[in-house]
């Protein structure tokens, strides 16, 4: 420097060809127990990494910038 993946809830990850953002852990709260765990039930959690386009409509497509990983190369 070329090149190729990836970026979504605190944490690993899903959205099947553009059509209501979702689970699992983890937090809260209940229930359960002489307590707690563990099980069960319910709750809250999001600028989908920024900015722009395109569409009626965009996590999905196209521009760009940043981050990360993985290839190849280039100096010393």
């Nucleotide at each position: 420097a070329g090149g190729a993946g990836c970026g979504u809830a605190g944490c690993u990850c899903a959205a099947u060809u553009g059509g209501u953002a979702g689970a699992g852990c983890a937090g809260c709260c209940g229930u359960c127990u002489c307590c707690a765990a563990a099980g069960c039930g319910g709750c809250a959690g999001g600028u989908u990494u920024g900015g722009g386009g395109u569409u009626c409509g965009a996590c999905u497509c196209c521009c760009u910038a940043c981050g990360c990983u993985c290839c190849u190369g280039c100096c010393a």
A computed fold for a 76-nucleotide RNA from a Planctomycetota bacterium, annotated as transfer RNA. The sequence is in RNAcentral, with records from ENA. Its mean pLDDT, the model's own confidence on a scale to 100, is 81. It matches the Rfam family "tRNA". Rfam's curators write: Transfer RNA (tRNA) molecules are approximately 80 nucleotides in length. Rfam links the family to the GO term triplet codon-amino acid adaptor activity.